[in-house]
Molecule: transfer RNA
Organism: Bacilli bacterium
């Protein structure tokens, strides 16, 4: 350089034939159980989905630029 693939909460990842409040473990918080800590149970909080733009009535999704990681091939 080309081609491709990924980018969704602090970390792991689901959701992609376009539809209504964008979930789920784990940590983190607060409680509840215990002498006390962990385990366990219960809440409640946290991401306008990498950035911009564009189609559409409607974008996590499609289409285009950038940016950032990864694999192939030169």
């Nucleotide at each position: 350089g080309u081609u491709c693939u990924c980018g969704u909460a602090g970390c792991a990842c689901a959701g992609u034939a376009g539809g209504a409040u964008a979930g789920u473990g784990c940590a983190g918080u607060c409680g509840c159980c215990u002498c006390c800590u962990a385990a366990g149970c219960g809440a409640a909080a946290g991401a306008u989905c990498g950035c911009g733009a564009g189609u559409u009535c409607g974008a996590a999704u499609c289409u285009c630029g950038c940016c950032g990681a990864g694999a192939a091939c030169a």